Predicted 3D model of a 350-nucleotide part of an RNA (small-subunit ribosomal RNA, central domain) from Stenotrophomonas acidaminiphila. The full RNA is in RNAcentral, with records from ENA and SILVA. Rfam family: Bacterial small subunit ribosomal RNA. Its family is annotated with structural constituent of ribosome and ribosome in the Gene Ontology.
Context: one part of a larger RNA
RNA sequence: CUGGGCGUAAAGCGUGCGUAGGUGGUUGUUUAAGUCUGUCGUGAAAGCCCUGGGCUCAACCUGGGAAUGGCGAUGGAAACUGGACGACUAGAGUGUGGCAGAGGGUAGUGGAAUUCCUGGUGUAGCAGUGAAAUGCGUAGAGAUCAGGAGGAACAUCCGUGGCGAAGGCGACUGCCUGGGCCAACACUGACACUGAGGCACGAAAGCGUGGGGAGCAAACAGGAUUAGAUACCCUGGUAGUCCACGCCCUAAACGAUGCGAACUGGAUGUUGGGUGCAAUUUGGCACGCAGUAUCGAAGCUAACGCGUUAAGUUCGCCGCCUGGGGAGUACGGUCGCAAGACUGAAACUC
Numbered sequence: 001c002u003g004g005g006c007g008u009a010a011a012g013c014g015u016g017c018g019u020a021g022g023u024g025g026u027u028g029u030u031u032a033a034g035u036c037u038g039u040c041g042u043g044a045a046a047g048c049c050c051u052g053g054g055c056u057c058a059a060c061c062u063g064g065g066a067a068u069g070g071c072g073a074u075g076g077a078a079a080c081u082g083g084a085c086g087a088c089u090a091g092a093g094u095g096u097g098g099c100a101g102a103g104g105g106u107a108g109u110g111g112a113a114u115u116c117c118u119g120g121u122g123u124a125g126c127a128g129u130g131a132a133a134u135g136c137g138u139a140g141a142g143a144u145c146a147g148g149a150g151g152a153a154c155a156u157c158c159g160u161g162g163c164g165a166a167g168g169c170g171a172c173u174g175c176c177u178g179g180g181c182c183a184a185c186a187c188u189g190a191c192a193c194u195g196a197g198g199c200a201c202g203a204a205a206g207c208g209u210g211g212g213g214a215g216c217a218a219a220c221a222g223g224a225u226u227a228g229a230u231a232c233c234c235u236g237g238u239a240g241u242c243c244a245c246g247c248c249c250u251a252a253a254c255g256a257u258g259c260g261a262a263c264u265g266g267a268u269g270u271u272g273g274g275u276g277c278a279a280u281u282u283g284g285c286a287c288g289c290a291g292u293a294u295c296g297a298a299g300c301u302a303a304c305g306c307g308u309u310a311a312g313u314u315c316g317c318c319g320c321c322u323g324g325g326g327a328g329u330a331c332g333g334u335c336g337c338a339a340g341a342c343u344g345a346a347a348c349u350c
Stems, first nucleotide, its partner, number of pairs: 003322004007304002012318001014201004021194003025088007033081002035077008049065006091191001092188005097182003103177007110154001115149007125136002162169002206247006215241002220236004258317006266295007274287004299306002323350003332343004
């Protein structure tokens, strides 16, 4: 390379938007680039292969044939692919009317709780643990009542509930704003799918500047435990956690399962909307659309399991894998303030 694969064995980029490219619905006319077919030319000879002949055979020599992936020219065919020109509406999209939602941004508001401060009452303990001690407290703690300050997070509702491309998103209200679903019609008329590069978003931690700092808490200090204890436990406690702006770009970024489309028995729950039939004692029953979950026919799978939300049966496009270690290392490059990220070997060894 031909292949074979990618839930758990190596392997789906963290996620989206989208350029080139690849692929592309129904139908008519046309063209003839791909495609099919005929003819001509060329494809040197030798060699290889087949079949004759000559040296006594063979090697060797020699005649003929075949073969020569192909290339060029020319005549024809028109189903399929492509090109051109039309038409269509089943893909895709737009409009109209509804619906649900912790989707995003921003401003404001609220109550509970922790901590601290002030004042009152009040007296000897509090806190902590397996047990203790460090710690706090007669300079009045803890407890309790009243008032105040400040920061962070939003109990119950809360649900294999919802929304979002993913990361993720839960108090309430206003404003700005994205997407989705349903129903019936109208419109555009293939406008589509995927997507190398590229661009954007991207938990936590971390970095820069300036704020903020209640609780928690790396580092650090002390007390314990222990043979030791640079830990687990306890008392403290700084970065950080929060906000604004700018970086970083990684995760078991997981469904360890790329995106889109089509097809292939069912059962049950639940969320959103609809239709029909009952009912207005509104609560039910059935159908079917979109999600989400459980169980399972066929089928698949090494097994586990998956099973209309496929890991079944197929198609299009992208990404990735090719024994373990060395190693996600070295070197080089790009990016970054740095930390480092991305790309990514080899020797050697089993």